[in-house]
Context: one part of a larger RNA
RNA sequence: AUCAGUUAAGGGAAUUCGGCAAUUUAGUCCCGUACCUUCGGAAUAAGGGAUGCCUAACUUUGUGGAUACAAAAGCAAUUUUGUUAAAGCAUUGAUAGGUUGCAAUUACAUGGACGGCCCAACUGUUUACCAAAAACGUAGCUUAUUGCUAAUCCGAAAGGAUGCGUACAAUAGGUGAGUUCUGCCCAGCGAUGGGGUUUCAAACUUCGUUUCAACGGAGCUAAGAUCCAUCUAGCGGCGGGGGUAACUAUGACCCUCUUAAGGUAGCGUAAUACCUUGUCAGUUGAAUACUGACUUGCAUGAAUGAAUUAAUGAGGUUGUCGCUGUCCCUAACUGGAACCUU
Numbered sequence: 001a002u003c004a005g006u007u008a009a010g011g012g013a014a015u016u017c018g019g020c021a022a023u024u025u026a027g028u029c030c031c032g033u034a035c036c037u038u039c040g041g042a043a044u045a046a047g048g049g050a051u052g053c054c055u056a057a058c059u060u061u062g063u064g065g066a067u068a069c070a071a072a073a074g075c076a077a078u079u080u081u082g083u084u085a086a087a088g089c090a091u092u093g094a095u096a097g098g099u100u101g102c103a104a105u106u107a108c109a110u111g112g113a114c115g116g117c118c119c120a121a122c123u124g125u126u127u128a129c130c131a132a133a134a135a136c137g138u139a140g141c142u143u144a145u146u147g148c149u150a151a152u153c154c155g156a157a158a159g160g161a162u163g164c165g166u167a168c169a170a171u172a173g174g175u176g177a178g179u180u181c182u183g184c185c186c187a188g189c190g191a192u193g194g195g196g197u198u199u200c201a202a203a204c205u206u207c208g209u210u211u212c213a214a215c216g217g218a219g220c221u222a223a224g225a226u227c228c229a230u231c232u233a234g235c236g237g238c239g240g241g242g243g244u245a246a247c248u249a250u251g252a253c254c255c256u257c258u259u260a261a262g263g264u265a266g267c268g269u270a271a272u273a274c275c276u277u278g279u280c281a282g283u284u285g286a287a288u289a290c291u292g293a294c295u296u297g298c299a300u301g302a303a304u305g306a307a308u309u310a311a312u313g314a315g316g317u318u319g320u321c322g323c324u325g326u327c328c329c330u331a332a333c334u335g336g337a338a339c340c341u342u
Base pairs, nucleotide, nucleotide: 002336003335004334005333006332007331008330010328011327014326019323027051028050029049030048031047036041038177052099053098054097055096056095058093061090062089063088068083069082070081071080072079073078100104112321113320114319115318116317117316118315119313120312124136125135140175141174142173143172144171145170146169152161153160154159178308179307180306181305183238184237185236188235189234190231191230192229193228194227198225199224204219205218206217207216208215209214239257240256241255242254243253266300267297278294279293280292281291282290
C1' cells in the first nucleotide's frame, strides 16, 4: 500500500456531478398532530414525555375455597344442597416512595424527518447474467367486426380453440383511474354505402372471310374503375402579405392572395425552445440549477389525447432541519490477505 471493521477533539456537506458512502432515527405505552383531499386518507404526519429493579397500599382476571347464614334429611352426632365469599397462588392496570449506572426498547431486533416541481393514477409486470423505469399492464373510456353452421384463430383435410359461451357476449384496434374537456378539416390516403351514366375480360349470342379451324367486328356483362354520399376516439392536416387608434408602442379593425380547413380551449424557454445561461421575481455571500411569472411556441395542443389531480413510487430533480471522518486533515486501533524469515 490492499480488504473488512472500530474510534475520533473543534467545525458540520466547506467534499462531490450528486450527502455517493457512513452516521442519525428506531420497539412499546401516553399526549399531540398541519397544508391538501376523490372525505377513505394524508398519519407512525410533525413534535413532546415515559420505559430497569425493590417496597407499599390498591386494582383486573383465573384458581382457591376458610368463615358465616339458610334449607332438607336424621332422635342425635352428622351429611347433602344453595348463598356468602376471606387467606394463599398466578395474572392485568395504574399510583406513590426508594434504589443503581454516563446510559433501563441498556444485548439482539428496530422508520431520519419535512417542503417545491416533473413523470406514471394506484397494487402489479419486465431485459435469468450491465437497464426495474417515465417502459409494459391495469380498471375506466372508445372504435370496428360478429345473429351463432357467427366473426376471429389453428389445420392439407377430418376436425379443433373461443365455448357446451350467445351482443350485459366474443374477437381485433386505440387511449389509459378520477375531475374539467376533447375545437375546425372528407381536398389526399383509407373504410362503408349507393345506384344514374360511361368504361370493362372470358364465356355466350350473332355477323364476316366459299366450308372446317383460326382470326376479326358487333351485342350482353360481374368485380373493379368512374360518379355521388357518409365516416377523423380512421391514417392524417390545421397559412402568407400590407395598412390602421390624437406621444410612442401595440393593433380590437380594414384590404388582399390563398386553402379541404387555416391551431379553438388549454398549457407553454417545457422530459418539447435552436437563438439560450431568454427577461423579471424568489431561494444563495456567490446558482448554466430549482421554483413562480411573462411568452410570435426554431418545431405545443386536444383519446398519436389536452389540462389538472388526493393517494401511491428502491422513479427523476431541487431545497430545509437533524446527523455525521464526505471534507478541513488526518490519526490510532482490530482482524484477514500479501510480503519477509523459517
Source information
Large-subunit ribosomal RNA, domain IV from a marine sediment metagenome, 342 nucleotides, folded computationally. It matches the Rfam family "Bacterial large subunit ribosomal RNA". Its family is annotated with ribosome and structural constituent of ribosome in the Gene Ontology. The prediction has a mean pLDDT of 84.